[in-house]
RNA sequence: AGAAUUUGAUCUUGGUUCAGAUUGAAUGCUGACGGCGUGGAUGAGGCAUGCAAGUCGUACGAAGUUGUAGGGUAACUUGCAACUUAGUGGCGGAAGGGUUAGUAAUACAUGAAUAACUUGCCCUUUACUUGGGAAUAACGGCUGGAAACGGCCGCUAAUGCCUAAUGAGGUGCUAGGAGGGAUCUCCUAGUAUCAAAGUGGGGGACCGGGGAAACCCGGCCUUGCGGUAAAGGAGAGGUUCAUGGGAUAUCAGCUUGUUGGUGUGGUAAUGGCGCACCAAGGCUAAGACGUCUAGGCGGACCGAGAGGUUGACCGCCAACACUGGGACUGAGACACUGCCCAGACUCCUACGGGAGGCUGCAGUCGAGAAUCAUUCGCAAUGGGCGAAAGCCUGACGAUGCGACGCCGUGUGAACGAAGAAGGCUCUCGGGUUGUAAAGUUCUUUCGCCUGGGAACAAGGGAUGUCGGUUAAUACCCGGCAGACUUGAGGGUACCAGGUAAAGAAGCACCGGCUAACUCCGUGCCAGCAGCUGCGGUAAUACGGAGGGUGCAAGCAUUAAUCGGAUUUAUUGGGCGUAAAGAGCGCGUAGGCGGAGAUGUAAGUCAGACGUGAAAUCCCGGAGCUUAACUCCGGAACUGCAUUUGAAACUGCAUCUCUUGAGGGUAGGCGGAGAAAACGGAAUUCCACAUGUAGCGGUGAAAUGCGUAGAUAUGUGGAGGAACACCCGUGGCGAAGGCGGUUUUCUAGCUUAUUCCUGACGCUGAGGCGCGAAAGCAAGGGGAGCAAACAGGAUUAGAUACCCUGGUAGUCCUUGCCGUAAACGAUGUAUACUUGGUGUAGUCGGACUCAACCCCGACUGUGCCGUAGCUAACGUGUUAAGUAUACCGCCUGGGGAGUACGCUCGCAAGGGUGAAACUCAAAAGAAUUGACGGGGACCCGCACAAGCAGUGGAACAUGUGGUUUAAUUCGAUGCAACGCGAAGAACCUUACCCAGGCUUGACAUGCAGUGGAGCGCACCAGAGAUGGUGCUUCCCUUCGGGGCUGCUGCACAGGUGCUGCAUGGCUGUCGUCAGCUCGUGCCGUGAGGUGUUGGGUUAAGUCCCGCAACGAGCGCAACCCAUAUCACUAGUUGCCAACAUUUCGGAUGGGGACUCUAGUGAGACUGCCUGGGUUAACCAGGAGGAAGGUGUGGAUGACGUCAAGUCCGCAUGGCCCUUAUGCCUAGGGCUACACACGUGCUACAAUGGUCGGUACAGAAGGCAGCUAAGCCGUAAGGUGGAGCAAAUCCCUAAAGCCGAUCUCAGUUCGGAUUGGAGCCUGCAACUCGGCUCCAUGAAGUUGGAAUUGCUAGUAAUGACGUGUCAGCAAUAACGUCGUGAAUACGUUCCCGGGUCUUGUACACACCGCCCGUCACAUCAUGGAAGUUGGUUUUACCCGAAG
Repeated sequence: AGAAUUUGAUCUUGGUUCAGAUUGAAUGCUGACGGCGUGGAUGAGGCAUGCAAGUCGUACGAAGUUGUAGGGUAACUUGCAACUUAGUGGCGGAAGGGUUAGUAAUACAUGAAUAACUUGCCCUUUACUUGGGAAUAACGGCUGGAAACGGCCGCUAAUGCCUAAUGAGGUGCUAGGAGGGAUCUCCUAGUAUCAAAGUGGGGGACCGGGGAAACCCGGCCUUGCGGUAAAGGAGAGGUUCAUGGGAUAUCAGCUUGUUGGUGUGGUAAUGGCGCACCAAGGCUAAGACGUCUAGGCGGACCGAGAGGUUGACCGCCAACACUGGGACUGAGACACUGCCCAGACUCCUACGGGAGGCUGCAGUCGAGAAUCAUUCGCAAUGGGCGAAAGCCUGACGAUGCGACGCCGUGUGAACGAAGAAGGCUCUCGGGUUGUAAAGUUCUUUCGCCUGGGAACAAGGGAUGUCGGUUAAUACCCGGCAGACUUGAGGGUACCAGGUAAAGAAGCACCGGCUAACUCCGUGCCAGCAGCUGCGGUAAUACGGAGGGUGCAAGCAUUAAUCGGAUUUAUUGGGCGUAAAGAGCGCGUAGGCGGAGAUGUAAGUCAGACGUGAAAUCCCGGAGCUUAACUCCGGAACUGCAUUUGAAACUGCAUCUCUUGAGGGUAGGCGGAGAAAACGGAAUUCCACAUGUAGCGGUGAAAUGCGUAGAUAUGUGGAGGAACACCCGUGGCGAAGGCGGUUUUCUAGCUUAUUCCUGACGCUGAGGCGCGAAAGCAAGGGGAGCAAACAGGAUUAGAUACCCUGGUAGUCCUUGCCGUAAACGAUGUAUACUUGGUGUAGUCGGACUCAACCCCGACUGUGCCGUAGCUAACGUGUUAAGUAUACCGCCUGGGGAGUACGCUCGCAAGGGUGAAACUCAAAAGAAUUGACGGGGACCCGCACAAGCAGUGGAACAUGUGGUUUAAUUCGAUGCAACGCGAAGAACCUUACCCAGGCUUGACAUGCAGUGGAGCGCACCAGAGAUGGUGCUUCCCUUCGGGGCUGCUGCACAGGUGCUGCAUGGCUGUCGUCAGCUCGUGCCGUGAGGUGUUGGGUUAAGUCCCGCAACGAGCGCAACCCAUAUCACUAGUUGCCAACAUUUCGGAUGGGGACUCUAGUGAGACUGCCUGGGUUAACCAGGAGGAAGGUGUGGAUGACGUCAAGUCCGCAUGGCCCUUAUGCCUAGGGCUACACACGUGCUACAAUGGUCGGUACAGAAGGCAGCUAAGCCGUAAGGUGGAGCAAAUCCCUAAAGCCGAUCUCAGUUCGGAUUGGAGCCUGCAACUCGGCUCCAUGAAGUUGGAAUUGCUAGUAAUGACGUGUCAGCAAUAACGUCGUGAAUACGUUCCCGGGUCUUGUACACACCGCCCGUCACAUCAUGGAAGUUGGUUUUACCCGAAG
């Protein structure tokens, strides 16, 4: 310090989430030790039991026990001492301890005030402490009651109570004086009034009383502790004031003792604190009153800070004590373990009546996610009482329990590679766990055992001595010495010895954020998840394992707070389009405010002083072995108050000024407003006239109007509304808005002048006013238009768009409403900041006779643009720039501008304005694509123009479907369907049935074992197979090897699955012209530019221009075939001339020609004319065999379709292994109500049949092609010449010449069927082809729809080849023959390309997305009602006091 998440990607806005720290925590897993802390946060719910406040005999009377002394026989009694008990009395129970219910101020914090007050115990000072009296508990007797608790009679004491005396002094009153800001304070005098208590110790003399005396008691003296009065202090308390710290305006008005006065009462004291009377006040937008929430603070946590949250422990204050009320006592209470009353609850009861209060310490129940021991001790610290010893003390000190927190320590250290075994993984080589272990050496903290052993202790105190006090050597007090004595914790901390590596590691995580990766299982299942998101068969995200990462006696999770979040923004945000400028003005409070001078000192600044408790935090030290922790010192506590100063700025007061503002004078401007009058054009209606069949309306129609005379035309009239042209990003107005002309009234702006006032200003919460259209109310008006409504169309429907009608309304007057995309989506005011160019109004200058043009200034209003700003778009002196002042508004999307409440309104509705719940986004701007029944340009047999078809028939073939034991599998819009299959009778074959085999039909290796093996024959069997018989090895270094059978182990095998795991190959867009890169430049960026533009092309082809310049893959060319020519070469090809001839290039010969097959030439817009930008290029022409890529082919960019193929092949993973492998026989792939695709043959005369006759190219051939001849009607048979081929084999057909048929289901058509044959093959039944004879079906040119083709093309005719024993071939691939028609053109259909535009699409229009309905669930509003809580009002009864 940031990160993830909106998108295909980007920038921004904006929310959500994470990483950090923290906690009185809880939960899960785990758990060695110690120290210091901490622990009922919820029901202020109920409580069993024990303890938590007593003490004093040196205040008092009594009782008992014990001891001792005496008396008594004893019972008992007297005195003394100690102890115990209840009572009277004193002090303390108002502290300490607990809790946070109430309380938003009667509280708290800080600072002041008390001249308006009190104060027990304590300290200091002064004075006094003298007489007397009456009771009463205890106790005794009687007595009531179950008890608690009493009643009556009798006795007695005091430091209990009462009274008298005294009065330094206090208090009240009167008089005088001094001081003070003050109702007061102080001093003097007079007068009135107000006190007390004793007790302990000691005592020489004297005195009094008792007694025989001893002696006792008292006075007296002294001393200690007390008592009274007064003054002061310390500490404590009461009261008052100022400031500060929650939410809510969907709480706006509150208040009658209320506000004040006078008097009186009351109090320690002020005061409506109470009361009587009088006045009518008091508080409030700086938030009264109400409601909700809450103890406050020092501090704590987080934060860089500002600040946010919080108020456990510790400390200060407050409040409370079962709930409510009340007083008493007292210095102090309206009292936690006091009293009285009422209530609820619990307990006892003899039913009459009583008792109680854990929010003290432990503990218990309940509720709760959740919080401990019914421990020890007063040894220490502190408190109460006491003279003291001492007693009491659940305050406190300790221990225990809980990893609840913080801190510390340990669980070993060094060496140790065969990198062991095991685990995991693997490409099988290895890697990793891992120096980790084992092993060797060493150490012993902590623990355990044994032994030693502190500090916390200060005090108390017999006795002795010194000093003080005193009349005193007594008592008492103090100092010193001091026997003896006090420890809960605890034999604890600590120390030493012994022991053996011995007893001591887990938790979470590993897709990204975020450090850490693999295997297996699972298969959108199980599950995970903080956000994003994982999981649908190869999951680093689920579960397990191995490994790793992080922290560590803990680790995670959950909850909560702060941070990150500048996401409430003072520091430190925004409002044109993301949320956000009120529709506009006037103006109140408030905020802010021009220049100069003087004063003041409120703000401001500086110094000093008081306070800001301690603890905490920070700094420096110190003590526990360290640390946490504790102690000491310092700083700090940013605050408040007082005081002294400064005077720049702000404020305040006073005096000036003119530039802001306003006014005057002289002009100007305008659809600015209000009212009245007037005008013409047009529509409609009415009347009359002319005139006749239609009008009107639409995409096309119809409804409608019209022969009862429309529309049209003319004349006259009525009425209402609106004002053409001018009219202009021109004018005016605050906005809404304003448009014929004239008049009246009102307001504004502006120019010139610089005459007047002298800051009079800006903004503006509330408030007031204005405010389009629609709407409402009342009354008018109503021509046109026109919601609603009606009819006609359109449509699947059409409650719409279109048409014909038509009512509110639109218009006027008056009154409401108060909203709009009321927009510049831009609040108002002021100042400053480069420019250009229009336009409106005014003024000035120059020029002119004058005006204009021109120049300048001011005020408006537009466009373009610099800097700057902006997320970008854009804005840019009319700012969205730079600044100031003030107001309004925003804080994720939805829910929702909804609900409730209040308010305004006649209503409609308006204003104000939430929450539950839900999502991880919603949004802005821009980018690239894709898309559009958007635009522009262009192309293609895309349409059009043509030709021939398909779709109808029969058949062939493929597919779907159905059937079947099986009908193997794949291909499914174009881009599957004569496709894989260039050949299913067996084989193929993958399918089915049946019979068999299990290291296997096939490959390699190892081990063992045998010797052949091959072959032949016979038998069984459907065959595979099995059995029998015959036959029978080679090399050798003698170890063995080769070959082969069998057995076993590794393994083979799979056309089993996944083409969505893949390679390779292929289809398609598309032979469409596109797709990109480097560098530069532009942009925050995605990206753009280049590749766009102007031309041109078949083409991103080329030219020109240009922030681009170049390049690559594509295009083109290079390649093949074909068309022309030349050269070379002439056999198997050819034959012009010559010769021979059986007349056949047959032969001799020839290379001229054809041809063959090699090498070249040729075509390049090269030439000409015209056009074009002097370009590219285009049009025409010449020449040429061929002319503008000549024609055809091969060639397929980046990519798209998870396109096709695991059954061509290869291959990951999964699956089968006596079977999903292998062998064999038979069957099936050939089925058949049906549907579709692709073809063939036809329907006939441009034809069929018959006869004659002519002309190819390409290809193939030895298990082959096969000639002549003969046989057969033919298929074919026989035959065997020739040919491994320019040599041999291989009849082209349509065509042409004749004949016939004569428009028919035919001499068309040939399906189907019967018979007879031929061929191939082991075998033609399922299931082949061919021939002959016979049979002779549908079909007479094909509905909607649809296909191919632009020239040697379509159409038509035949031939060949591959596969192949044969064949389903009418298919596929090739070859040649004959050989057309048409293209005006690009509006439309389809597909494609480029540019541009819109987009809420990006899985990209087969997109996205809206609403109703149905069912279920959740949250919220309303609801007849019902119920609980809180607060409040009025009235009644009414305890204690």

Description: This is a predicted structure of a 1441-nucleotide RNA (small-subunit ribosomal RNA) from a marine sediment metagenome. The RNAcentral record of the sequence draws on SILVA. The prediction has a mean pLDDT of 85.